Model confidence (mean pLDDT): 77 of 100. Predicted 3D model of a 331-nucleotide RNA (Bacterial RNase P class A) from Methylotenera mobilis JLW8. Of the family's consensus pairs, 93% are formed in the model. The source organism's lineage runs through Bacteria, Pseudomonadati, Pseudomonadota, Betaproteobacteria and Methylotenera mobilis. Its Rfam family is "Bacterial RNase P class A". Rfam classes the family as a ribozyme.
RNA sequence: GAAGCUGGCUAGACAGUCGCCGCCUAGCAAUAGGGGGAGGAAAGUCCGGGCUGCAUAGAGCGGGAUGACGGUUAACGGCCGUCCGUUGAAACUCCUGUGGCGAAAGCUGCAAGAUAUAAGGCGAGGAAUAGGGCCACAGAGACGAGCGUAUUAAGUUACGGUGAAACGCGGUAACCUCCAUUCGCAGCAAGACCAAAUAGGCUGGUAAUGGCGUGGCUCGCGCUGCCAGCGGGUAGGUUGCUCGAGCGUGCAAGUAAUUGUACGCCUAGAUGAAUGACUGUCAUGCGUUGUAAAACGCAAACAGAACCCGGCUUAUCGGCCAGCUUCAAUU
Numbered sequence: 001g002a003a004g005c006u007g008g009c010u011a012g013a014c015a016g017u018c019g020c021c022g023c024c025u026a027g028c029a030a031u032a033g034g035g036g037g038a039g040g041a042a043a044g045u046c047c048g049g050g051c052u053g054c055a056u057a058g059a060g061c062g063g064g065a066u067g068a069c070g071g072u073u074a075a076c077g078g079c080c081g082u083c084c085g086u087u088g089a090a091a092c093u094c095c096u097g098u099g100g101c102g103a104a105a106g107c108u109g110c111a112a113g114a115u116a117u118a119a120g121g122c123g124a125g126g127a128a129u130a131g132g133g134c135c136a137c138a139g140a141g142a143c144g145a146g147c148g149u150a151u152u153a154a155g156u157u158a159c160g161g162u163g164a165a166a167c168g169c170g171g172u173a174a175c176c177u178c179c180a181u182u183c184g185c186a187g188c189a190a191g192a193c194c195a196a197a198u199a200g201g202c203u204g205g206u207a208a209u210g211g212c213g214u215g216g217c218u219c220g221c222g223c224u225g226c227c228a229g230c231g232g233g234u235a236g237g238u239u240g241c242u243c244g245a246g247c248g249u250g251c252a253a254g255u256a257a258u259u260g261u262a263c264g265c266c267u268a269g270a271u272g273a274a275u276g277a278c279u280g281u282c283a284u285g286c287g288u289u290g291u292a293a294a295a296c297g298c299a300a301a302c303a304g305a306a307c308c309c310g311g312c313u314u315a316u317c318g319g320c321c322a323g324c325u326u327c328a329a330u331u
Stems, first nucleotide, its partner, number of pairs: 001327010012282007020037002023034004039302001043313002046311005051187004063183005068082005083125001084123004093114002096111006126178002131176002133172003143168001147160004191239004201230006210224005246265008284299006
């Protein structure tokens, strides 16, 4: 320098104007001042855990998940290391075709093919003498022994075109199954607390010559009231709620995942759900013009918290960095 591969970072900056959601301070209040306000995936809800309730979550049956070996962790189906299998480019080499140079030997270009590995990618990588099932096409016959030919005292011995497998205790577990390990169920709309009006419930009191209605009164007829307390539920509110397996830097142990330790930091908590819009300058990339300086124009994705955390998967405009392997050249 060419080619291939792997991993990581970033997701514009500053200023001004107008807003939105919490918090703190002052104030009786109006309000004023200060400070905070999305992500690398907040997503899918696929896997694992914390937390909460159900009996202290324990036993049996059924069911699910995982599956080389070792490690890591709160845990995992994640991650790290190693092994095995498989895949993995150009060059080199070989072969074939074809062209060029040459007297010839030979040299060389192009194309197709073969050969095999690097970094790397992928693996549903336990068990086939516990048992059942299945084995396409081809083949006379496909799982259990039979069949054909030859042979022998004797189904005694040998061979049998096809096929992945053939006369044999083969293959398949990504069919059932067995083995080992593991999993109780539901989820913040979990759960806890406060608690109105209205209606209904229970208890107590009051009124049976009662009370209310029937236009005033009597009879008649119809209805059953009023007051207080208790408890449950609803609306509504508070809490759970964000300081946590937390983040950053250094050092130490370890191949690594990871762990320990010292110092520093506090970083959204809304509930129909805020986290926004505009303007200017600068930065980044692309295009055009230009000798250059520069000018002008365009672009900036995917998406978006809702109890929290560890993973996996998927989406993503641009830009940047690091490492590994092969080949070539130079030192």